[in-house]
Context: one part of a larger RNA
Molecule: small-subunit ribosomal RNA, 5' domain
Organism: uncultured organism
RNA sequence: GAGCGAACGCUGGCGGCGGGCUUAAGACAUGCAAGUCGAGCGAGAAAGCGCCUUCGGGCGUGAGUAAAGCGGCGGACGGGUGAGUAACACGUGAGUAACCUUCCUCCCGGUGGGGGACAACGUCUCGAAAGGGACGCUAAUACCGCAUGUGGUUUAUUUGUCUUCGGACGGAUAAAAGAAAGGCGGCCUCUCCAUGGAAGCUGUCGCCGGGAGACGGGCUCGCGGCCCAUUAGCUAGUUGGCAGGGUAAUGGCCUACCAAGGCUUCGAUGGGUAGCUGGUUUGAGAGGAUGAUCAGCCACACUGGAACUGAGACACGGUCCAGACUCCUACGGGAGGCAGCAGUCGGGAAUAUUGGACAAUGGGGGAAACCCUGAUCCAGCCACGCCGUGUGGGUGAAGGAGGCCUUCGGGUCGUAAAGCCCUGUCAGAAGGGACGAAACGGUUUUAGGUUAAUAACCUCGAGCCUUGACGGUACCUUCAAAGGAAGCACCGGCUAACUACGUGCCAGCAACCGCGGUAAUACGUAGGGUGCAAGCGUUGCUC
Numbered sequence: 001g002a003g004c005g006a007a008c009g010c011u012g013g014c015g016g017c018g019g020g021c022u023u024a025a026g027a028c029a030u031g032c033a034a035g036u037c038g039a040g041c042g043a044g045a046a047a048g049c050g051c052c053u054u055c056g057g058g059c060g061u062g063a064g065u066a067a068a069g070c071g072g073c074g075g076a077c078g079g080g081u082g083a084g085u086a087a088c089a090c091g092u093g094a095g096u097a098a099c100c101u102u103c104c105u106c107c108c109g110g111u112g113g114g115g116g117a118c119a120a121c122g123u124c125u126c127g128a129a130a131g132g133g134a135c136g137c138u139a140a141u142a143c144c145g146c147a148u149g150u151g152g153u154u155u156a157u158u159u160g161u162c163u164u165c166g167g168a169c170g171g172a173u174a175a176a177a178g179a180a181a182g183g184c185g186g187c188c189u190c191u192c193c194a195u196g197g198a199a200g201c202u203g204u205c206g207c208c209g210g211g212a213g214a215c216g217g218g219c220u221c222g223c224g225g226c227c228c229a230u231u232a233g234c235u236a237g238u239u240g241g242c243a244g245g246g247u248a249a250u251g252g253c254c255u256a257c258c259a260a261g262g263c264u265u266c267g268a269u270g271g272g273u274a275g276c277u278g279g280u281u282u283g284a285g286a287g288g289a290u291g292a293u294c295a296g297c298c299a300c301a302c303u304g305g306a307a308c309u310g311a312g313a314c315a316c317g318g319u320c321c322a323g324a325c326u327c328c329u330a331c332g333g334g335a336g337g338c339a340g341c342a343g344u345c346g347g348g349a350a351u352a353u354u355g356g357a358c359a360a361u362g363g364g365g366g367a368a369a370c371c372c373u374g375a376u377c378c379a380g381c382c383a384c385g386c387c388g389u390g391u392g393g394g395u396g397a398a399g400g401a402g403g404c405c406u407u408c409g410g411g412u413c414g415u416a417a418a419g420c421c422c423u424g425u426c427a428g429a430a431g432g433g434a435c436g437a438a439a440c441g442g443u444u445u446u447a448g449g450u451u452a453a454u455a456a457c458c459u460c461g462a463g464c465c466u467u468g469a470c471g472g473u474a475c476c477u478u479c480a481a482a483g484g485a486a487g488c489a490c491c492g493g494c495u496a497a498c499u500a501c502g503u504g505c506c507a508g509c510a511a512c513c514g515c516g517g518u519a520a521u522a523c524g525u526a527g528g529g530u531g532c533a534a535g536c537g538u539u540g541c542u543c
Base pairs, nucleotide, nucleotide: 001543002542003541004540006539007538008537009536010535013389014388015387016386017385018384019382020381021347026345027344028343030342031341032340035073036072037071040070041069048061049060050059051058052057080300081299082298090224091223092222093221094220095219096218099217100216104213105212106211107210108209109208110207111206112146114144115143121136122135123134124133125132126131153176154175155174156173157172158171159170160169161168162167182205183204184203185202186201187200191198192197193196226272227271228270233263234262235261238260239259240258241257243255244254245253275297276296277295278294279290280289281288282287302323303322304321305320306319325336326335327334328333353379355378356377357376361375362373363372364371365370392422393421394420395419402413403412404411405410426484428479429478430477431476432475436470441465442464443463444462445461447459448458449457487532488531489530490529491528492513493512498527499526500525501524502523508515509514
């Protein structure tokens, strides 16, 4: 000099864009943060309102609504934190002939016919509660047999191509096991009953098997990036083999047996520290330091362990066990997990609102309307940072008053002020008032596809309708008015800026050199000056 997630002191007009627990991965009151689908399924209230009433009640509506249950998809994303981790965790480059991939896209084929349950519900019952138990009824895209089996899988035989010689990819034949689910809309062309419906036809969303893609992951390897040798030896599933188990998959990943290996001064093992990277910062560079915000990856979710479900987890707001802690209890037993967003206590030099909205972007569910979304978009607080802007402009004396200094002549603050003439940024008041919105959807309609069809559905296009938290904000116009808006540090040398008074090695200053013991440009105050400026200094840290 530059930089900072800063803090502290003095001071503080406005705006834009960013940033904001670096400490206790300490403990947490309260609210919200993951739901959705009635076009998968069965069932189904109440208040209120209206009518009737024998005043007990009944009927209708509310409403096939609410709440719940079965079932599906999502809860493995998004959000937080950096504890652990020196490791294939990360970065980079390869490999997988050792693998998986829900939803999505394309292609091929199929979707036949049956059965038995369990919730909800009802009755009874246990418990203070949390929560159960028994019996009975019931539906499905829930569950289970059977059929079919192009293809796929496995086994056996045979064969081709490639090969890193381990195997991989194919062809043919035979055998075995092995799938599925329906929902919604429209229509009578064909058949039957004959207004119209059913079988049926048709559209659409699904379902099952297979192939391909895309996306996302698993695993393996080369290389790279901390400190300590005042850590020198480490290792028994250890190192390799064979057989098996397990996994989506290789592998001591696990087990039995066999062999005795494997690593290490090119630093093994041990200890300390630490999430890694793109980057950030400094520097001419080389290099050093660093890893906040944003982005990628990893790890964790009170602590430790475990599996279940699932395409995917060993799962932050799931389950089980153990532990510590907190809470409830009828003492028998239960409940909980903010390192989600706010917020509280604590710790600390120190870090914000228990705000608004789903309008946009994105995500989940749904055919859709729509619902959910503390992701997100906004607003609030804080000069924490960067940037912009204002605090007025012109004129105005050989120069007022006042302060300070003085050699008492004067000098200086100083065109500074006053006065006069203007302007109107910001802030204030009044009026107007956005962009961000395009869609989805609804409706009318042209054309095309499909169809028996002009119906329904699908696709492209056109017209109209509908949606803004921010926000009556930005912005614009008008009004009034110089009116409301400057401080901080320094002035001995380094280093830019000097005098007076007070003090008298005192009080004090100081980064270094050093000032102060009676004329201190170095302490304190004042006048003046210098530097920066809504900031200026100090402290801490890095180069």